[in-house]
RNA sequence: CCUGCAAAACGUUCUAUCGCUGCAGGCUUGUUCUGCGGAGGAAAGUCCGGGCAACAUAGAGCAUCCUGCUUCCUAACGGGAAGGCGCCCGCAGCGGGCGACAGCAAGUGCCACAGAAAAUAUACCGCCUUUAAUUUAUUAGAGGUAAGGGUGAAAACGUGAGGUAAGAGCUCACGGCUUUUCCGGGCGACCGGGAUCGCGGUAAACCUCAGGAGUUGAAAAACCAAAUAGGUUCUGAAAGUGGAGCUGCUCGCUUCCGUGUCGAUUAGUCGGCCGUCAGAAUGGGUAGGUUGAUUGAACCUGUCAGCAAUGGCAGGGCCAGAUUAAUGAUAGAAGUUCCCCUUGGGGAGUACAAAACCCGGCUUACAGAUUUGCUGCUGUA
Numbered sequence: 001c002c003u004g005c006a007a008a009a010c011g012u013u014c015u016a017u018c019g020c021u022g023c024a025g026g027c028u029u030g031u032u033c034u035g036c037g038g039a040g041g042a043a044a045g046u047c048c049g050g051g052c053a054a055c056a057u058a059g060a061g062c063a064u065c066c067u068g069c070u071u072c073c074u075a076a077c078g079g080g081a082a083g084g085c086g087c088c089c090g091c092a093g094c095g096g097g098c099g100a101c102a103g104c105a106a107g108u109g110c111c112a113c114a115g116a117a118a119a120u121a122u123a124c125c126g127c128c129u130u131u132a133a134u135u136u137a138u139u140a141g142a143g144g145u146a147a148g149g150g151u152g153a154a155a156a157c158g159u160g161a162g163g164u165a166a167g168a169g170c171u172c173a174c175g176g177c178u179u180u181u182c183c184g185g186g187c188g189a190c191c192g193g194g195a196u197c198g199c200g201g202u203a204a205a206c207c208u209c210a211g212g213a214g215u216u217g218a219a220a221a222a223c224c225a226a227a228u229a230g231g232u233u234c235u236g237a238a239a240g241u242g243g244a245g246c247u248g249c250u251c252g253c254u255u256c257c258g259u260g261u262c263g264a265u266u267a268g269u270c271g272g273c274c275g276u277c278a279g280a281a282u283g284g285g286u287a288g289g290u291u292g293a294u295u296g297a298a299c300c301u302g303u304c305a306g307c308a309a310u311g312g313c314a315g316g317g318c319c320a321g322a323u324u325a326a327u328g329a330u331a332g333a334a335g336u337u338c339c340c341c342u343u344g345g346g347g348a349g350u351a352c353a354a355a356a357c358c359c360g361g362c363u364u365a366c367a368g369a370u371u372u373g374c375u376g377c378u379g380u381a
Base pairs, nucleotide, nucleotide: 001379002376004374005373006372007371008370010368012334013333014332015331016330017329018328020038021037022036023035024034025033026032027030040352044363045362047361048360049359050358051357052217053216054215055214059251060250061249062248064213065212066211067210068209069083070082071081072080073079084101085099086098087097088096089095090094102208103207107206108205109202110201111200124149125148126145127144128143129142130141131140132139133138157175158174159173160172161171162170176199177198180195181194182193183192184191185190221291222290223289224288231282232281233280234279235278236277237276240257242256243255244254245253258274260273261272262271263270264269299316300315301314302313303312304311305310335350336349337348338347339346340345
């Protein structure tokens, strides 16, 4: 120098003219003058977590849903940092990737097809012993067997030796996993070693264990002005086994329900009218303004602590706020990439993409160059 991997921060700048717009100030109050500003690292996806607002106010249980290795960070997260275990890629750097990594000794299920048989398993071929027939090689029966072969993703821990009529954890050695423990290291998940108990898989199968979760969403909500018909009709309710009110249900809690009038009636009670509350239908008026709405779990610089994520301290500045929706157009120069020519110069390009309540993450898209660390399959000089 090149190649590969990982991480970080960039991804445009200046001038002129014209145009749009937010805030502040001035005045001659005008679409006027001056000043300071005006779309991202993802604004995308809407996959998560919050702030905030409304539902007047707690709580408990069930259902439903979410999460699941350890420690730390954070407002919180299914996020991040550093680790552990399992699996995978790579010549290598241990560089990178994946994990839906609690539990099958709580229970219930499932393992298609193939195969004799798929978890209380089993004998298709085969092997051994024995009986009968007899063509001396076979056939049939009885008993034993799961080491060899076959089927399959998987055949009941694996390899080897002994033993046996032939075989089998039947016995032994080594190894793997599991149960219960002991010693050492570690904050911990776990790691190393010894003893003991045993030996299919599967929980993005039902389930068990532990922890957690109210709903809706700025088109949430709040206020003001104006206008109309505070219209009309129907149903229900009135002190109870009633209605309404944060979630699907139940309990609980809170709150609401005429001491009206007329008639009938011995009473109880029933019916009508007016009114109140709730629901449904129909009809009419308005479609305007203000707030929410940008000062933050924020950002920048320096320093201290920490492996790091991140946190503490000090200082600095305020940096879009639209609402049919602004944040632009033209010209020139510069930056930067490629090609040609070679003091010079010429030509072509310059990615993905556009705020709408805000913030923290994750995922996806992206021309091009910069910085830092590490590597080398027979890399190059």